[in-house]
RNA sequence: UAGAGUUUGAUCCUGGCUCAGGAUGAACGCUGGCGGCGUGCCUAACACAUGCAAGUCGAGCGGAGUCUAGCAGUUGCUUGCAACAGCGAAAACUUAGCGGCGGACGGGUGAGUAACGCGUGGAUAACCUGCCUUAUACAGAGGAAUAACAAUGAGAAAUCAUUGCUAAUGCCUCAUAAGCUUACGCUAUCGCAUGAUAGAGUAAGAAAAGAUUUAUCGGUAUAAGAGGGGUCCGCGUCUGAUUAGCUAGUUGGAGAGGUAACGGCUCACCAAGGCGACGAUCAGUAGCCGACCUGAGAGGGUGAUCGGCCACAUUGGGACUGAGACACGGCCCAAACUCCUACGGGAGGCAGCAGUGGGGAAUAUUGCACAAUGGGGGGAACCCUGAUGCAGCAACGCCGCGUGAAGGAAGAAGGUUUUCGGAUCGUAAACUUCUAUCAGUUGGGAAGAAAAAAAUGACGGUACCAACAUAAGAAGCACCGGCUAAAUACGUGCCAGCAGCCGCGGUAAUACGUAUGGUGCAAGCGUUAUCCGGAAUUACUGGGUGUAAAGGGUGAGUAGGCGGCAAGAUAAGUCAUAUGUGAAAUUCCAGUGCUCAACGCUGGAACUGCAUAAGAAACUGUCUAGCUAGAGUGCAGGAGAGGUAAGUGGAAUUCCUAGUGUAGCGGUGAAAUGCGUAGAUAUUAGGAAGAACACCAGUGGCGAAGGCGACUUACUGGACUGUAACUGACGCUGAGUCACGAAAGCGUGGGGAGCGAACAGGAUUAGAUACCCUGGUAGUCCACGCCGUAAACGAUGAAUACUAGGUGUCGGGUAGAGAUAUUCGGUGCCGCAGCAAACGCAAUAAGUAUUCCACCUGGGGAGUACGAUCGCAAGAUUGAAACUCAAAGGAAUUGACGGGGGCCCGCACAAGCGGUGGAGCAUGUGGUUUAAUUCGAAGCAACGCGAAGAACCUUACCAAGACUUGACAUCCCAUUGACCGGUAUAGAAGUAUACCUUUCCUUCGGGACAAUGGUGACAGGUGGUGCAUGGUUGUCGUCAGCUCGUGUCGUGAGAUGUUGGGUUAAGUCCCGCAACGAGCGCAACCCUUAUCCUUAGUAGCCAGCAGUAAGAUGGGGACUCUAGGGAGACUGCCGUGGAUAACACGGAGGAAGGUGGGGACGACGUCAAAUCAUCAUGCCCCUUAUGUCUUGGGCUACACACGUGCUACAAUGGCAGCAACAAAGUGAAGCGAGACUGUGAAGUUAAGCAAAGCACAAAAAAGCUGUCCCAGUUCGGAUUGUAGUCUGCAACUCGACUACAUGAAGUUGGAAUCGCUAGUAAUCGCGAAUCAGAAUGUCGCGGUGAAUACGUUCCCGGGCCUUGUACACACCGCCCGUCACACCACGGAAGUUGGUAAUACCCAAAGUCGUUAUAUGAACCUUCGGGAGUAUGCGCCUAAGGUAGGAUUGAUAACUGGGGUGAAGUCGUAACAAGGUAACCA
Repeated sequence: UAGAGUUUGAUCCUGGCUCAGGAUGAACGCUGGCGGCGUGCCUAACACAUGCAAGUCGAGCGGAGUCUAGCAGUUGCUUGCAACAGCGAAAACUUAGCGGCGGACGGGUGAGUAACGCGUGGAUAACCUGCCUUAUACAGAGGAAUAACAAUGAGAAAUCAUUGCUAAUGCCUCAUAAGCUUACGCUAUCGCAUGAUAGAGUAAGAAAAGAUUUAUCGGUAUAAGAGGGGUCCGCGUCUGAUUAGCUAGUUGGAGAGGUAACGGCUCACCAAGGCGACGAUCAGUAGCCGACCUGAGAGGGUGAUCGGCCACAUUGGGACUGAGACACGGCCCAAACUCCUACGGGAGGCAGCAGUGGGGAAUAUUGCACAAUGGGGGGAACCCUGAUGCAGCAACGCCGCGUGAAGGAAGAAGGUUUUCGGAUCGUAAACUUCUAUCAGUUGGGAAGAAAAAAAUGACGGUACCAACAUAAGAAGCACCGGCUAAAUACGUGCCAGCAGCCGCGGUAAUACGUAUGGUGCAAGCGUUAUCCGGAAUUACUGGGUGUAAAGGGUGAGUAGGCGGCAAGAUAAGUCAUAUGUGAAAUUCCAGUGCUCAACGCUGGAACUGCAUAAGAAACUGUCUAGCUAGAGUGCAGGAGAGGUAAGUGGAAUUCCUAGUGUAGCGGUGAAAUGCGUAGAUAUUAGGAAGAACACCAGUGGCGAAGGCGACUUACUGGACUGUAACUGACGCUGAGUCACGAAAGCGUGGGGAGCGAACAGGAUUAGAUACCCUGGUAGUCCACGCCGUAAACGAUGAAUACUAGGUGUCGGGUAGAGAUAUUCGGUGCCGCAGCAAACGCAAUAAGUAUUCCACCUGGGGAGUACGAUCGCAAGAUUGAAACUCAAAGGAAUUGACGGGGGCCCGCACAAGCGGUGGAGCAUGUGGUUUAAUUCGAAGCAACGCGAAGAACCUUACCAAGACUUGACAUCCCAUUGACCGGUAUAGAAGUAUACCUUUCCUUCGGGACAAUGGUGACAGGUGGUGCAUGGUUGUCGUCAGCUCGUGUCGUGAGAUGUUGGGUUAAGUCCCGCAACGAGCGCAACCCUUAUCCUUAGUAGCCAGCAGUAAGAUGGGGACUCUAGGGAGACUGCCGUGGAUAACACGGAGGAAGGUGGGGACGACGUCAAAUCAUCAUGCCCCUUAUGUCUUGGGCUACACACGUGCUACAAUGGCAGCAACAAAGUGAAGCGAGACUGUGAAGUUAAGCAAAGCACAAAAAAGCUGUCCCAGUUCGGAUUGUAGUCUGCAACUCGACUACAUGAAGUUGGAAUCGCUAGUAAUCGCGAAUCAGAAUGUCGCGGUGAAUACGUUCCCGGGCCUUGUACACACCGCCCGUCACACCACGGAAGUUGGUAAUACCCAAAGUCGUUAUAUGAACCUUCGGGAGUAUGCGCCUAAGGUAGGAUUGAUAACUGGGGUGAAGUCGUAACAAGGUAACCA
């Protein structure tokens, strides 16, 4: 020392991305009251107009000038003043020049520099030092010039030349000089080496300046100090090895030159060295540090302001002067640029302060003052100072203050919202009282100023103080889906937009825009950029590598790293002490000053470092001499597919020859290609060839790995056991390096039986460049040489030590008669602790520790590109980036799925019976048509479905005509007394008009009710959304499942229970079990049916009694029946099996037997399943219409397709006649007997019955008799004609029925497909709902009444367990590659065009140095000729420039290559399940 979001259906882990914090020389957006203290070109070291930034000294010098005293003159006159011009001081002032000091400081910038540049610590016995301080000594004598000035001349100018004059603290000569310098040796002391110091000696040599107001200030030499500098050394100081070799003055020597000084610093000669894996050289980038930011720290990043050092001054080179420079505001030269010019020639350098242009996202005033601090000059006064002190501009930063305070509910108005009640802005405002910080006005007014006093203030009338008046002048910005504090309304509708990550937006957006409200910060708030943090995500502190990224294919071994026991020494590491240093500022602590704070001041701590000194000696190192436990050697043994070479062997395959033998063989899922009558296959015998070695054979053996398998021989490596003779740490690991290294492949030469890439043919297929088949070349084999890779795997580097056990096996030893026990080495399995994300590992560790090596740091791009090395090639090794994504991944969990496995069930198949599909008709749907053919339903689970019944109505559709508060509801106002109803007229009708008829209560005011008219709130909508909903329903499925509590296991998702062994129709029950219980389902409880008992007995029944035509009546309750209540069935009993269970099978009894039959009843859930057109309902839409009314039409159309049915095709039948037996229902706007009429549908009349009463009502099939005789019929009835009946305002579109006539298709139905397991299928009729009428449909009722089920292999559906998974929208899943299109970045590329650093050669400015032919030759010397010296010239070096070939690094390019990204393109289906040929690596 804080975490959070994001991979998944969920979980744990790995791992990246993102966020919350702090910071900034910042910029941008919106906004902006005051003050203090700071800060302000990060880009173009780009170019600069203008002004200023370094001068000063007259007490160094000669001049010049001004002024004055003074002098003489003229004028005026007031007679001693004024004016004027002249001379003019030793006085005062100014200063161009000579001279001195200073312009090497101060100020700026960061281009260069990877370096002794910087930091730190040392060295200088290898050095210098102006001004300052201290000390000692000294200043004697001379000389020659020169600027200024004057004259002349040249020039546009800058400036220059010649002649002449002159001064000095300018220059020169001589003298003097010590403890000065140099040379030579000597002595003493000391030192880390060269050497240093001191002393004495010899020889040679070097100084000086004056000024003045007489106070002082200077000058020379030497020694010392202080401060400053030069040089050298140790250590530290960025990235790249896709930069591995670099170096000729290079490395060293002795000598010379040079320097203040050492030194190849330079030169001649000699030697051949020097640097480098501890990273030289090269390339890129960069000023370094104190410090600053961040961080718990260790670290990481930065190098603004302030301070130290360095470097630079337009670019490059050079020296001069000087104490100091190779000099920002000096000089010379070259180059570029700018300016002036009379074209001849000249001038310039803001990276000083301001300022301008330019660049840029971006950075200020051409300000005041030397008052303070400091600097230069001067004796001083003073002068100079864009250093500095201040002011101006900028919210750029930090700090402080304010924008008011108290009261105030009618909770005002207004805004927003609302469930319309309210809520909220909100004590907020208004209003009352109070205060005055800031700003404003007025008055006063500093410190900063000093070490005697006086004088001196830019800031500045500033800070500060007092008074005055008024709440008057002073609040914004961002955010409100999660992270992350804070939500509502409207608008928008995958649009516009938002977004840091996840992600929002497709009509109800807390995520966009606006509003209201809220949250956060506040004169600021947000955004962007950058750095640290979080990130233990480079892990020293502090990570990893079996499967997530990551162990090298294996060994030998170099450097390096690490290293056994005991002793002594040493003191490098280590430890402790002391000293020096670690500048100041900064930081921290304690004080203190500005009203506080920021800020400043004082003191302390700290600065974790470096160096030195004297110590300690455990550990590490080093040295010395030892030991034997590590390691190795010797000796004795046995084991082994260890290696290499030579030889030998049998089985099999193929081929050849010969025999026997005949039509096929071969091959496959099935075939075909192929072989075979020229004799195959098969079989027998003989021969040839090559390759591989059955059985033994074993999670057995050997080897470092790759790998090694017939037998024999030769040579040879290693391990193991035993022994303890020998050596004495000789060890472990191992970057580079070397060697080995499967298969494939390559080269040369052999060999070639089988197999077999490529290739050919045959199949398969939509295709099949595959899988299958027939052939078949390289290759496979041998020798030699390459290659150097594999999923080279235990996905597990090597070594050592330690850490419970159990059980196999291989090779040895010991004990034992043996069984066995024990020990060493190998090889397996299980398992404890421990570890691990889990899976798992577990003495053969993935445990506990140590040592060394290798490797990893999100996915893709990519093991790719470029470069390099290796290779004959193929290719191998090393190995990026741009760009792109928010994941990619590991293990485990629950599901789902599998052309995975196991078990089980179901009219699922099978076994049967009957159908559909063919015909005609009915009905529904699609399609088509139409003004409309209203709408919905769509695999199973839409289609005789909504619709239990469309002629009008229904009705929603179409055409036409009408109405507009409306056909319907509530409220208000007015009028009327009705409304309703009837009649007439017009009209298609709704409707309109006229007439007739017509209320109630009352306190007489009115009220109730109704109609009409009006007003607006509203009505109305079968309009949209079933993907906004409620409710209801279907389906999986009457399948046996779905869950919970507690406990336990697991980090967790989850598991357990619910799995297992049996059993069941059933998660039904039993047993077992870390589970024990419970709930919703199953079952049961409910209804009905089958038996019995009991109660009751009408409208039902009738045995006995009476009685009749008749259960009609009396009577009866026995029976049937009705409807109340009970009983009964529970595997209860027996046997067998089973586990002494559950249960199963059989049996008894029973009306019924193992849930007796049937029904109602439908778990958690699935399908965004169906329905807004039953109903309800949010939102949207229409409002003289998408509402309402009416007439007519349509929903009934018709080439066609499909579903569901009816009737048939006939003799188990049709027709005719006779004549039996039900159940369940319905009936008043009804059922309707009977009678009569009609061929009939029906009609007329009419009894009974609101029903166990009367009616519908005849049951039909069956039965009996007759007929038909296998035909398109006496089957079948469609279609059509005519005539009717009934319902109804109305049967045309468009009803049903009847009679007569007509008499179609159809002779049992292709592929395919449906129902049914018993009172079922099949078959026969009856009833009801709806309904005026209109069933072949639907829902019920009974009658007759079968066949079959061996069984679970297969199809379909379902349940349980298990397995794999890259699926979770869950296989209708996921997903790969080419091609096509668009965009993006990158590689190659004929070339083109820049930059950079070197190299070689040419030319060579200025300049130092050298030299001296020539010229000159004031001071000094001279023999007077000249010499010393100076200059030009010449020579070496050398910047810029030119030439050349390479190197390296950019930009660009026709074309080209792959890569990435992109809702709905093409082709296939490679992978994930056994992914349909297991997948994968080379």